[in-house]
Context: one part of a larger RNA
RNA sequence: CUGGGCUUAAAGGGUGCGUAGGCGGACCUGUAAGUAUCUUGUGAAAUCCCACGGCUCAACCGUGGAACUGCUUGGUAGACUGCAGGCCUUGAGGUCGGUAGGGGAUGCUGGAACUCUAGGUGGAGCGGUGAAAUGCGUAGAUAUCUAGAGGAACACCAAAGGUGAAGACAGGCAUCUGGGCCGAUUCUGACGCUGAGGCACGAAAGCGUGGGUAGCGAACGGGAUUAGAUACCCCGGUAGUCCACGCCGUAAACGAUGCACACUAGGUCGUGGGGGCUCUGACGCCAACGUAAUCGAAGGUAAACUGAUUAGUGUGCCGCCUGGGGAGUACGGUCGCAAGGCUAAAACUC
Numbered sequence: 001c002u003g004g005g006c007u008u009a010a011a012g013g014g015u016g017c018g019u020a021g022g023c024g025g026a027c028c029u030g031u032a033a034g035u036a037u038c039u040u041g042u043g044a045a046a047u048c049c050c051a052c053g054g055c056u057c058a059a060c061c062g063u064g065g066a067a068c069u070g071c072u073u074g075g076u077a078g079a080c081u082g083c084a085g086g087c088c089u090u091g092a093g094g095u096c097g098g099u100a101g102g103g104g105a106u107g108c109u110g111g112a113a114c115u116c117u118a119g120g121u122g123g124a125g126c127g128g129u130g131a132a133a134u135g136c137g138u139a140g141a142u143a144u145c146u147a148g149a150g151g152a153a154c155a156c157c158a159a160a161g162g163u164g165a166a167g168a169c170a171g172g173c174a175u176c177u178g179g180g181c182c183g184a185u186u187c188u189g190a191c192g193c194u195g196a197g198g199c200a201c202g203a204a205a206g207c208g209u210g211g212g213u214a215g216c217g218a219a220c221g222g223g224a225u226u227a228g229a230u231a232c233c234c235c236g237g238u239a240g241u242c243c244a245c246g247c248c249g250u251a252a253a254c255g256a257u258g259c260a261c262a263c264u265a266g267g268u269c270g271u272g273g274g275g276g277c278u279c280u281g282a283c284g285c286c287a288a289c290g291u292a293a294u295c296g297a298a299g300g301u302a303a304a305c306u307g308a309u310u311a312g313u314g315u316g317c318c319g320c321c322u323g324g325g326g327a328g329u330a331c332g333g334u335c336g337c338a339a340g341g342c343u344a345a346a347a348c349u350c
């Protein structure tokens, strides 16, 4: 180096876009770089291999042959790869017509609940727990009614439902905006797939500056419990949770399953748009397409399971794994305001 693997045993990058590179549809023509074959020169000797011979044998030695799988000269071939030219539409993309959606951004706005403020009624408790206490309350609480202020989240609809590359996305309305799907032989004509580096996005927590703060609530204080109780339970409560801008770049970032394409029994069902048949119509039935879920044949698997949404059969490209601990650590580098992230060993030990 080859051979083996990556749902759960070690192993799929958190996700996308994309540079180099790798790989790449049908047909025709040319070329001859790769390729194949013949050939020229070279490939020192020794060694290895074969034959014969010499030391009584052998090791060893001598002679001859083969080989030296390489490089090179010229010719020939033209399938495949490359290169050049032409051409095609099925891959890919565009156009036109529709269509569903919590996809994204900004602004405006609504009701329920909650807390607070002011006032009315009322008059002794309230709250909380397993039971209590801390706490609140005659300076009038809890309860109830009226008015007002504020911030955050959006019940029902709601679903194995939808959208998005992933993270994620849900009151209503408007504006701006990305993508998907279906239909139409309408255009371009391989424009494709993957993607080391790179760039962008990336929950929560955390950080910086400024604002905001109703509820909740790390830390912290108090009350309990307990042998103790730096906890679980209770009363409070600061950061934070919210907004704007800028960082951080990690998660069991999970389907623990990389992306693309082709092929390989079916059943049931949700969702999106169109088509055909029947029908007065609602609707029903049928065959395809996109997407979501479930059962299951073959096959696969160590099994669990998976099974057209593959973990089946193949191809292309990327990432990753190589006993446990030491360790995702040290050192170095690099990024970050910091916290820390990324990259990433060894001694030693079992």
Base pairs, nucleotide, nucleotide: 004321005320006319007304008303012318014201015200016199017198021194022193023192025088027086028085029084030083031082033081034080035077036076037075038074041071042070049065050064051063052062053061054060091191092188093187094186095184096183097182098181099180103177104176105175106174107173108172109171110154114150115149116148117147118146119145120144121143125136126135162169163168206247207246208245209244210243211242215241216240220236221235222234223233258317259316260315261314262313263312266295267294268293270291271290272289275286276285277284299306300305323350324349325348332343333342334341335340
RNAcentral holds the full RNA, with entries from ENA. Predicted 3D model of a 350-nucleotide part of an RNA (small-subunit ribosomal RNA, central domain) from an uncultured prokaryote.